[in-house]
Context: one part of a larger RNA
């Protein structure tokens, strides 16, 4: 000096990102116990008191129940009886110690807020959470050889199930609720019209060529059948266009100017744009940039915290909104208790390092 332990005057979180670590608390019995609440809880709330040993009350009390005796249906039977053994608590008196749950073992408590209802699950080896799951809610699909899934297929799962079932998606107990927009995208429905592939069709044009016409004998022209090339009109599916529906489908949910008898503000008016212009509720929030917003509370002093305000840069309703008892090794703030966390360090024990030997 380091590690692991122990003790500490006065103070008691002044430490620190943060009470991290440590300390406090700790068992049983009795008394007593708030807000809130889904009436179950909260609750071991909180906060108090008691605890050893000896004697007495006490031939008491509780359990068990022998010898013995009685009865019969003679049994591993019933009854009377109470010896012995074992157990617990209370009251009164006394004894000892600093201390009686004497060691070990063995909850610190309370208040407020955020998030998630809850018990659960998770990154084996830096994350246990507010993430996942969840019961509950909703939508969509599926009539059974179901939809869906695995497989090239046979086949299998779904299911030896049958819409109170199964699959998919979102939300996430419970309470109060869940507004407006179908223009875009998606999905569903419609099928008159437009567009539209292969295919069908084959008008028209054309190559070759028997033959024919012509010739200045080099050639030129016409050209059936066959075999080829190219190919218009016309017919024709889904899809798309088109028409409608649908937001607990993906999603979206305005601007400007003016106006009231102080000022300020604008219930009101005007105007532009839109598919429609954000309703209820909440709001400097796990969301607020400006921002340590402003006011109030708590502190001597508070960028955090709690309550308000609303100017919401950029909340908002199942990508759910707002509440909520209970729950949480979650996150934040405060108080009581407690302490070597600290003021500020000291000593002791064990082990190691280092020096000498």
């Nucleotide at each position: 000096c380091u590690g692991c332990g122990g003790u500490u005057a006065a103070g008691g979180a002044a430490c620190u990102c943060g009470g991290c670590a440590a300390a406090u608390u700790g068992c049983c019995c009795c008394c007593g116990u708030a807000a809130c609440u889904u009436c179950g809880g909260a609750a071991g709330a909180a906060g108090g008191g008691g605890g050893a040993c000896c004697g007495g009350c006490a031939c008491g009390u509780c359990g068990u129940g022998a010898u013995a005796c009685c009865c019969c249906u003679u049994g591993c039977g019933g009854g009377u009886g109470g010896a012995g053994c074992g157990g617990a608590a209370g009251c009164c008196g006394g004894u000892c110690g600093c201390a009686g749950a004497g060691a070990c073992c063995a909850g610190g408590g309370g208040g407020a807020a955020g998030c998630g209802a809850c018990u659960g699950u998770u990154u084996a080896u830096u994350a246990a959470a507010a993430a996942c799951a969840c019961a509950g809610g909703u939508c969509c699909a599926u009539g059974c050889g179901a939809a869906g899934a695995a497989g090239u297929a046979a086949u299998u799962c779904g299911a030896u199930g049958u819409a109170u079932a199964u699959g998919g998606a979102c939300u996430g107990a419970c309470g109060c609720c869940u507004g407006c927009c179908c223009g875009g995208u998606g999905c569903c429905g419609g099928a008159a019209c437009g567009u539209u592939a292969a295919g069908a069709g084959g008008a028209c044009c054309u190559g070759u060529c028997a033959g024919c016409c012509u010739u200045u004998c080099g050639g030129g022209g016409c050209g059936a059948a066959g075999c080829g090339g190219a190919g218009a009109a016309u017919c024709c599916a889904a899809g798309c266009g088109c028409c409608g529906g649908u937001a607990a489908a993906c999603g979206g949910c305005g601007g400007u100017g003016g106006u009231a008898a102080c000022u300020a503000u604008a219930a009101c008016c005007a105007u532009c744009c839109u598919a429609a212009g954000g309703u209820a509720g909440c709001g400097a929030a796990a969301u607020u940039c400006c921002u340590u917003g402003u006011c109030g509370g708590g502190u001597a002093a508070g960028u955090u915290c709690c309550g308000a305000c609303c100017u919401g840069c950029a909340c908002g309703a199942a990508u759910g909104g707002c509440g909520u008892a209970a729950c949480g090794a979650c996150u934040u703030c405060c108080c009581c208790g407690c302490u070597g966390u600290c003021u500020c360090a000291a000593c002791c024990g064990c082990a190691g390092g280092c020096c000498c030997g």